Context: one part of a larger RNA
Molecule: small-subunit ribosomal RNA, central domain
Organism: uncultured bacterium
RNA sequence: CUGGGUUUAAAGGGUGCGUAGGUGGCUUGGUAAGUCAGAGGUGAAAGCCCGUCGCUUAACGAUGGAAUUGCCUUUGAUACUGCUAAGCUUGAAUAAGGUUGAGGUAGGCGGAAUGUGGCGUGUAGCGGUGAAAUGCAUAGAUAUGCCAUAGAACACCAAUUGCGUAGGCAGCUUACUGGACCUAUAUUGACGCUGAGGCACGAAAGCGUGGGGAUCAAACAGGAUUAGAUACCCUGGUAGUCCACGCCCUAAACGAUGCUUACUCGAUAUCUGUUCUUCGGAAUGGGUGUCCAAGGGAAACCGAUAAGUAAGCCACCUGGGGAGUACGCACGCAAGUGUGAAACUC
Numbered sequence: 001c002u003g004g005g006u007u008u009a010a011a012g013g014g015u016g017c018g019u020a021g022g023u024g025g026c027u028u029g030g031u032a033a034g035u036c037a038g039a040g041g042u043g044a045a046a047g048c049c050c051g052u053c054g055c056u057u058a059a060c061g062a063u064g065g066a067a068u069u070g071c072c073u074u075u076g077a078u079a080c081u082g083c084u085a086a087g088c089u090u091g092a093a094u095a096a097g098g099u100u101g102a103g104g105u106a107g108g109c110g111g112a113a114u115g116u117g118g119c120g121u122g123u124a125g126c127g128g129u130g131a132a133a134u135g136c137a138u139a140g141a142u143a144u145g146c147c148a149u150a151g152a153a154c155a156c157c158a159a160u161u162g163c164g165u166a167g168g169c170a171g172c173u174u175a176c177u178g179g180a181c182c183u184a185u186a187u188u189g190a191c192g193c194u195g196a197g198g199c200a201c202g203a204a205a206g207c208g209u210g211g212g213g214a215u216c217a218a219a220c221a222g223g224a225u226u227a228g229a230u231a232c233c234c235u236g237g238u239a240g241u242c243c244a245c246g247c248c249c250u251a252a253a254c255g256a257u258g259c260u261u262a263c264u265c266g267a268u269a270u271c272u273g274u275u276c277u278u279c280g281g282a283a284u285g286g287g288u289g290u291c292c293a294a295g296g297g298a299a300a301c302c303g304a305u306a307a308g309u310a311a312g313c314c315a316c317c318u319g320g321g322g323a324g325u326a327c328g329c330a331c332g333c334a335a336g337u338g339u340g341a342a343a344c345u346c
Stems, first nucleotide, its partner, number of pairs: 004317003007300002012314001014201004021194003025088007033081002035077008049065006091191001092188004096183004103177007110154001114150008125136002162169002206247006216240001220236004258313006266291011295302002319346003328339004
């Protein structure tokens, strides 16, 4: 390289948009580039392969054939692909009306809880644990009542729920805003699919500047436990956790399952549309789950939300360790990230 693969054995890019490229619905005409057929030229010789012959045989040699799967020229064929012209509506998209939702951004508001402060009641403990101690408390704690204040998160509803491309999104409300789905028509007329590079987004932690700081809490301190205890448990506690702006760009970024399209027996639950209804339900779309036929799979299992049957495009894998390391390059303030070997060894 070919082949074979990628849920769990090595292997799906974290996600989207999209450039080049690859690939692409139905009908008709033209063309004849690809494709197919005929003819001609060329494809050196030797060698390889086959036949025959010559050295006593063989090696060796001679001779004939085949092969040289290619390239060029020419004459044709026109199903398919391409190119070109014209058209079509089922793919795709747009318009109109409607529906659903924790989709996003910004502002306003709310109650519970927690901490703190003030005032009152009240007195000796509180707290914590397996048991304790550190800690707090007669300078009046804990408890309890009222008031004030701060920051963060939104109990119940809540669900096998919903929305979002992924990351993710949950108190209420207002403004702005993205998508999806349904309905009956109309419009455009293949405008589609995928997508190397590229661009954008991307949890948590971390970084920079400025705010904020209630809770929780790396580090740290103390108390325990223990042979020790740089831990698990307890009392404290700083970064951080929150906000704005700018970076970082990684995760078991998981369904460990790339995207798109078509086809393949059923059952059941649920969310959300439409139509019909005898109001029980039925039919028909779009999601989300469970169980299964065929089929697949090493099995576990998957099974119309496929891991089945096929097609198109991209990404990735090729024994374990060395190693996601070294070196180089790129990016980054840094932390580091991306790309990514070999010797050696089993």